[in-house]
RNA sequence: UGGGGGAUCGUUCAGCGGCAGGACGGCAGGUUCUGGCCCUGCAAACCAAGGUUCGAAUCCUUGUCCCCCAGCCA
Repeated sequence: UGGGGGAUCGUUCAGCGGCAGGACGGCAGGUUCUGGCCCUGCAAACCAAGGUUCGAAUCCUUGUCCCCCAGCCA
């Protein structure tokens, strides 16, 4: 430098045009003599800026960062 893949709750993984969800973790409650286990509930996120669209996490453009492959210089 070129090609490909990726960026979503604290962590991890879904969602590929139509209300952003699950698991773990956190908090609260129930249960328990207490704690754990178990059960119920709650809070918490779409990398940034534009564009398309009635509507964008999703499609397009640019940028930033990470990973893989190839190449260039020394």
The RNA shown here (transfer RNA) has 74 nucleotides and comes from a Desulfobacterales bacterium. It was read from a public genome assembly. Its Rfam family is "tRNA". Its family is annotated with triplet codon-amino acid adaptor activity in the Gene Ontology.